[in-house]
RNA sequence: AGAGUUUGAUCCUGGCUCAGGAUGAACGCUAGCGGCAGGCCUAAUACAUGCAAGUCGAACGGCAGCACGGGUAGCAAUAUCUGGUGGCGAGUGGCGCACGGGUGAGUAACGCGUAUGCAACCUACCCUUAACAGGGAGAUAGCCCCGAGAAAUCGGGAUUAAUAUCCCAUAGAAUUGCUUCAUGGCAUCAUGAAGCAAUUAAAGCUCCGGCGGUUAAGGAUGGGCAUGCGUGACAUUAGCUAGUUGGUGAGGUAACGGCUCACCAAGGCAACGAUGUCUAAGGGGUCUGAGAGGAUGAUCCCUCACACUGGUACUGAGACACGGACCAGACUCCUACGGGAGGCAGCAGUAAGGAAUAUUGGUCAAUGGAGGCAACUCUGAACCAGCCAUGCCGCGUGCAGGAUGACGGCCCUAUGGGUUGUAAACUGCUUUUGUACGGGAAAAAACCCUUCUACGUGUAGGAGGCUGAUUGUACCGUAAGAAUAAGGAUCGGCUAACUCCGUGCCAGCAGCCGCGGUAAUACGGAGGAUCCAAGCGUUAUCCGGAUUUAUUGGGUUUAAAGGGUGCGUAGGCGGAUUAAUAAGUCAGUGGUGAAAUCCUACAGCUUAACUGUGGAAUUGCCGUUGAUACUGUUAAUCUUGAGUACAGUUGGUGUGGAUGGAAUGUGUCAUGUAGCGGUGAAAUGCAUAGAUAUGACACAGAACACCGAUCGCGAAGGCAGUUCACAAAACUGUUACUGACGCUGAGGCGCGAAAGCGUGGGGAGCAAACAGGAUUAGAUACCCUGGUAGUCCACGCCGUAAACGAUGAUCACUAGAUGUGUGCGAUACACAGUACGCGUCCAAGCGAAAGUGUUAAGUGAUCCACCUGGGGAGUACGACCGCAAGGUUGAAACUCAAAGGAAUUGACGGGGGCCCGCACAAGCGGUGGAGCAUGUGGUUUAAUUCGAUGAUACGCGAGGAACCUUACCUGGGCUUGAAAGUUAGUGCCGGACCCUGAAAGGGGUCUUUCCGCAAGGACACGAAACUAGGUGCUGCAUGGCUGUCGUCAGCUCGUGCCGUGAGGUGUUGGGUUAAGUCCCGCAACGAGCGCAACCCCUAUCUUUAGUUGCCAACAGGUUAAGCUGGGGACUCUAGAGAAACUGCCCGCGCAAGCGGAGAGGAAGGUGGGGACGACGUCAAGUCAUCACGGCCCUUACGUCCAGGGCUACACACGUGCUACAAUGGCGAGAACAAAGGGCAGCUACAUGGUAACAUGAUGCUAAUCUCCAAAACUCGUCUCAGUUCGGAUUGAGGUCUGCAACUCGACCUCAUGAAGCUGGAAUCGCUAGUAAUCGCGUAUCAGCAAUGACGCGGUGAAUACGUUCCCGGGCCUUGUACACACCGCCCGUCAAGCCAUGGAAGUUGGGGGUACCUGAAGUCGGUAACCGCAAGGAGCCGCCUAGGGUAAAACCGAUAACUGGGGCUAAGUCGUAACAAGGUAACCGUA
Repeated sequence: AGAGUUUGAUCCUGGCUCAGGAUGAACGCUAGCGGCAGGCCUAAUACAUGCAAGUCGAACGGCAGCACGGGUAGCAAUAUCUGGUGGCGAGUGGCGCACGGGUGAGUAACGCGUAUGCAACCUACCCUUAACAGGGAGAUAGCCCCGAGAAAUCGGGAUUAAUAUCCCAUAGAAUUGCUUCAUGGCAUCAUGAAGCAAUUAAAGCUCCGGCGGUUAAGGAUGGGCAUGCGUGACAUUAGCUAGUUGGUGAGGUAACGGCUCACCAAGGCAACGAUGUCUAAGGGGUCUGAGAGGAUGAUCCCUCACACUGGUACUGAGACACGGACCAGACUCCUACGGGAGGCAGCAGUAAGGAAUAUUGGUCAAUGGAGGCAACUCUGAACCAGCCAUGCCGCGUGCAGGAUGACGGCCCUAUGGGUUGUAAACUGCUUUUGUACGGGAAAAAACCCUUCUACGUGUAGGAGGCUGAUUGUACCGUAAGAAUAAGGAUCGGCUAACUCCGUGCCAGCAGCCGCGGUAAUACGGAGGAUCCAAGCGUUAUCCGGAUUUAUUGGGUUUAAAGGGUGCGUAGGCGGAUUAAUAAGUCAGUGGUGAAAUCCUACAGCUUAACUGUGGAAUUGCCGUUGAUACUGUUAAUCUUGAGUACAGUUGGUGUGGAUGGAAUGUGUCAUGUAGCGGUGAAAUGCAUAGAUAUGACACAGAACACCGAUCGCGAAGGCAGUUCACAAAACUGUUACUGACGCUGAGGCGCGAAAGCGUGGGGAGCAAACAGGAUUAGAUACCCUGGUAGUCCACGCCGUAAACGAUGAUCACUAGAUGUGUGCGAUACACAGUACGCGUCCAAGCGAAAGUGUUAAGUGAUCCACCUGGGGAGUACGACCGCAAGGUUGAAACUCAAAGGAAUUGACGGGGGCCCGCACAAGCGGUGGAGCAUGUGGUUUAAUUCGAUGAUACGCGAGGAACCUUACCUGGGCUUGAAAGUUAGUGCCGGACCCUGAAAGGGGUCUUUCCGCAAGGACACGAAACUAGGUGCUGCAUGGCUGUCGUCAGCUCGUGCCGUGAGGUGUUGGGUUAAGUCCCGCAACGAGCGCAACCCCUAUCUUUAGUUGCCAACAGGUUAAGCUGGGGACUCUAGAGAAACUGCCCGCGCAAGCGGAGAGGAAGGUGGGGACGACGUCAAGUCAUCACGGCCCUUACGUCCAGGGCUACACACGUGCUACAAUGGCGAGAACAAAGGGCAGCUACAUGGUAACAUGAUGCUAAUCUCCAAAACUCGUCUCAGUUCGGAUUGAGGUCUGCAACUCGACCUCAUGAAGCUGGAAUCGCUAGUAAUCGCGUAUCAGCAAUGACGCGGUGAAUACGUUCCCGGGCCUUGUACACACCGCCCGUCAAGCCAUGGAAGUUGGGGGUACCUGAAGUCGGUAACCGCAAGGAGCCGCCUAGGGUAAAACCGAUAACUGGGGCUAAGUCGUAACAAGGUAACCGUA
């Protein structure tokens, strides 16, 4: 110091989360030791038991108990007497009990903190000083006796003491009153001196040393009171207050004071937050933080408050008293029922509560306290110990060597390697700790006792002696022995640390993001690793990070956020000069800021924690001295801010009148006739009772065309015919006047579009609601026809808008350019100035960017308003306003990890522009209808194996399912296996045959090796073993291959430049092209993959070569035939070349290029065709071609065999074939190809058969032989029919292949002769040698279901105006809330579950107040009867009051039938509102 998380990516805004530190903690796992600290945070709940405050006999009367002594009785034990002694129960008296200890309920307060004051006060014990202590009296407790009572306790009688009580004396001092003087101060006054008057004291004891007593003064200590300042939340608490505020007088108090009372006055507090409600002891400090701050107030220290709850006083120096009293209340206990007792928030302890917090311990040895002369006693204060890893600190669990890097575990590419790991074993060494034994402190010095010294019977000092709970502890020594001692969490990123197995959106994890749906580094286990370590994690809480409340240190155009706008109160801020002052400010100095803590230096425990000593600090407050720039205050002055005056100008500025024309509607009249109107198209509607249209006249209300604008005015809302009146404003000029009069503005008061409300008018047009017609699946809408409120006027409300420039007001400063409005200047129609407005573009700067930019969103100043994640929600409740509608103010629970802004790249749009394609159009031919073939779905089945499924599956994998194939089913077999490899061994193998079986298989008989001289080899069998095998799953783990967009023209890179960045530029633009093809331009310059070309076929020619091809000339020869000799001319074959490049011409053009039926040429603008498929997309297809990871099966999911199935059949779809006929069918005749194939083959030819074919036979391993053409053409016939069309189906008979044609082959012949007469909606192909049409061939193959696929040639068209539309695509641009990318996103009701919440008849509880009644104890006041000589007391009365009761109301909760909305929840319903022009642009206010 930062990091993760919104997005496809980016920048920003913004929240959430994490890493750190801390704790009086708790929980989980684990645990060796010590030191130091800490330990009921909850129930201020209730408490059993013990202890926590007594002491003094040197104040007193005394003697219950104990001890000693003495006496009596007794042998003794013992009994009894005796205050004589030590001492002492109970009692009187003194001092103490107001300290110490606990707790934090109450308290928002002079309670606390800090600083002052008391001229308004008190202070026992202690210190100092001064003085004094004389005389007397009556009681009372105790003891004794009697009585009441269960007890607690109480009553009566007799007697008695004091340092108890009272009286008298003394009075120098004190108090009070009066008088005088002096000094001082702060108003009342204070101090000192003098005089007069009044009042008030005392106590003894003694060891004779002393200890006490009284008065007064002073000090010290401790307190009391008052004041300034500081010290929570809520304004959805705005008004509170009658002793209230002040005065006079009195009372009361230690003391001031409404503290109390009488009278008088009417004040006092409050937006700088009174009052009310809620919460809370405060501080030093503690935690955190760089600090400022924030949070907190355990332990220790200071203060306060409280002591079961409430009230009250007494005593006392001090209390309204924790272990005192009285009363009331609640609770508990005892009881003889009459009445009594009690108060752990002291220390232990118990119960309860709770996640949770200890022993019913030891000692007064030390420190401190009370009493005492002292010894001493008491002390749960304190000091110690016990329990607890609760925290902090320290130590240890060994150290060194040791590699075949052992075994084992885990992982892997697995003969082996890696890791655990020098880790272990093993060897040597050490001994902290622990164990055993031994020694052994300090904390102790006093008091006191003994003694000595100085002064002198005491004080001071010295010496000696006595005293330790902790504790035989700390510490030290010795001994043996690695011996007694390691865990927890984590390992996807943040965040250090990775693999295997299991699981399979399950189980589970999770702080955030998120993991898990069969290869999980995220779940669980294991191995390994990482981090801490006697601890480690989790949870909770606080601060930090968070500049995320921003003083330091934030913002407000669009992210949350500028009030709709003005006027103005308080407040805040404020021009120039001079002087004074010194409040703020600054400096010096004094006091205080307790100690502890923190920091720091040193020191003490072996170190540290801990502790001690010193310093620093304590940022604060108060006083005092000085400074005077700035701010303030006061005084004086000034003119530039502001205003006034005079002159001029401008406007759709406002208010109230008057008035005008056009249009619309209505009415009347007239002309006139069948429609008008309306729409995408229609209909409703109007119209023969005369509409619409046209003309004339009349009336009504509303709005003001042209001018008119990028314009003007106004604070905003807003303002438009013309004119009059009134009112206001701004600007310019002059510089005459005032002299800071200013700016902003919380509350407040005005104004404030539209809609809406009230009352009264008005009502032409328009038009919510409503009605009808359409549209539609529906249409409570959009469209149409009507139409009421309303719109208009007057008056009064409402007070809101996307009231927007989404930009508060004011002032100053900071480059320019240009347009325009109104003035001034100048006046020439030119122009260059100046002021105020309204716009546009830009510099710097600013900004997340878009943008803004003298009209700032720049740089500064002042004031106001507002914001702090999204939703819930501008909602609920409360309050205020309103006639209502509603407005203003304005939450929480709960829920999410985002919501959002700007920009980028894509994709998309029922956005735009440009362009292309058999995309449409123009044509030709099909499909969809029929029959059949084939594939698919579905269904069926034992099985109908599997895959392919929009385009991009469906005559597809399959370029050939009768068996085989074959993967499927049924049945029968085999298990190292059907096949391949290695190896010992053997010699077979093969052939022939028999039995069984459906076959596989099983059993059996006969025969029998080869090469080699040999060694050995070949081949075969083969036990056992190592290997197998799988068309089983996953194409969403993969490779390879393929389809599609698409042969579309695109896709990128390097460097540079631009941008914070994603990214852009290049690749866009202007032209051009089939093309990102080329040219021009340009912050780009180049390059790559694509395009094109290079390759193949084809079209022309040349040349070379002529066999199997060819035959012009020559010769031979045949019935004929390149048949033969020969030839290379031609065709052809197949090698090599040529040729085409917009090269030439004309036109256009800068160029690229385009046009020209141009020339030439076989071919002309890519000549035609093919191969060739960029970056990528579809988790596209294929694990069943093959390969391959993982998983699964192993007498089976492997393998062999037979049979069956893949060929099923109500049906649906795709692709084809054949047709429906005359451009045809049939018959006859007679021509012309190309490309391929051929020896288990093609077969000439001949014969037979109607034919399929058979038989014979020849040629050909092929330019040689062969398969081998049809349509076309010629002639004839048929004559429009279900036919001489069509051929399905069926019957019969055959042929061929094959082991075998039943399921289930093809072909032939004869017979049979179905549907079908050109095919609905819709849809497909094709732009030239193309479509159409005609045959031929090949692969696969024994044969063939081929009408398929792939090729070949023959004949050979029509049409394209054109790009509006459909589909697909390319480029540019635009919008976007999409990015899984429109098959996107997303809204609301309803239905279901869960959650929190509002209202609510009621029910119930709480605190506080008010009124009235009652009223204990007690202080105070009064008082004749009773007591007392008296003082006085009892009693009674009065005031006040705790408590109790009654009543009405307010406030705050809890709960509730029912009810309202809200939130959340993988796959519910209905629609489709928004995002694109979202298909009616969206949104705001209102009804």

Description
Predicted 3D model of a 1487-nucleotide RNA (small-subunit ribosomal RNA) from an uncultured bacterium. Model confidence (mean pLDDT): 83 of 100.